Predicted 3D model of a 175-nucleotide RNA (glmS glucosamine-6-phosphate activated ribozyme aptamer) from an Actinomycetota bacterium.
Rfam family: glmS glucosamine-6-phosphate activated ribozyme aptamer. Its family is annotated with catalytic activity and regulation of gene expression in the Gene Ontology.
Its mean pLDDT, the model's own confidence on a scale to 100, is 77.
RNA sequence: CAGCAACCCUGAGCGCCUGGCCCGCGCGACCAGCUCCCCAGGGAGUUCCCCGCGCGGGUGACGAGGUGGAGGUUCAUCGAAAGACUCGGCGGAUGCCUCCCGGCCCGGCACGGUCGUGACCGCGUCGACAAAGCCCGCCGGUGACGGCGGAACAAAGCGACGCGGAUGUGCCGUC
Numbered sequence: 001c002a003g004c005a006a007c008c009c010u011g012a013g014c015g016c017c018u019g020g021c022c023c024g025c026g027c028g029a030c031c032a033g034c035u036c037c038c039c040a041g042g043g044a045g046u047u048c049c050c051c052g053c054g055c056g057g058g059u060g061a062c063g064a065g066g067u068g069g070a071g072g073u074u075c076a077u078c079g080a081a082a083g084a085c086u087c088g089g090c091g092g093a094u095g096c097c098u099c100c101c102g103g104c105c106c107g108g109c110a111c112g113g114u115c116g117u118g119a120c121c122g123c124g125u126c127g128a129c130a131a132a133g134c135c136c137g138c139c140g141g142u143g144a145c146g147g148c149g150g151a152a153c154a155a156a157g158c159g160a161c162g163c164g165g166a167u168g169u170g171c172c173g174u175c
Base pairs, nucleotide, nucleotide: 014091015090016089017088019087020059021058022057023056024055025054026053027052028051032047033046034045035044036043037042062079063078064077068100069099070098071097072096073095101116102115103114104113106173107172108171109170110169111168120165121164122163123162124161125160126159127158135150136149137148138147139146140145
């Protein structure tokens, strides 16, 4: 240094990059300027901007929230920032659908409804040290840009409380 294994922490706006955009280097071309040569008509060299090509790099989702199992499926909740790309593409994902399992009704079975282990639905009120961005400072890089520190501000299908409603059909059983 590489490979393998174990342990701890970390997990989905989570990972990746062939488009686009941005940076650096090289080359080419174009207008103008400058220098040199000359047969005064032109030729050669050189530099900046714009443009093109090549090579190498950079950017490409900020947190909150969300997982019974299997299969399928794709822009699958909330706001922040920005209003310029958080664009575009690929993969994945706690969403959704079906089935299984499980919960909910006095108990059992079948069907049905509705949910997912804090496990029926709806409504209302209240609640929350968010992170990035911006700003300031420091560090790294030629640069695009990256990293760290500081201060502030959200919403929801998240949390709390309250109210209202559902709790079925058939058979059997218990009180």